Transfer RNA from a Thermoplasmatota archaeon, 73 nucleotides, folded computationally. Its mean pLDDT, the model's own confidence on a scale to 100, is 83. Its Rfam family is "tRNA". Its family is annotated with triplet codon-amino acid adaptor activity in the Gene Ontology. The family's RNA type in Rfam is transfer RNA.

RNA sequence: GCCGCGGUAGCUCAGCAGGUGGAGCGUCCGGCUGUUAACCGGACGGUCGUCGGUUCGAAUCCGACCCGCGGCG
Numbered sequence: 001g002c003c004g005c006g007g008u009a010g011c012u013c014a015g016c017a018g019g020u021g022g023a024g025c026g027u028c029c030g031g032c033u034g035u036u037a038a039c040c041g042g043a044c045g046g047u048c049g050u051c052g053g054u055u056c057g058a059a060u061c062c063g064a065c066c067c068g069c070g071g072c073g
Stems, first nucleotide, its partner, number of pairs: 001072007010025004019056001026044006049065005
């Protein structure tokens, strides 16, 4: 330098044939319990890597760039 994969909640990851962003774990509150743990319920939580473009509408499509991993040279 070229090619591929990835970047989404505090963490691990879904969602990617465009139409109101999710799960588990976590944190907080409550229930249960003699207490803790476990279990149950609720709440909290996102400029979807950045900047543009297409579109009525973009996490999703297109372009450039940044970061990580792998391959080729």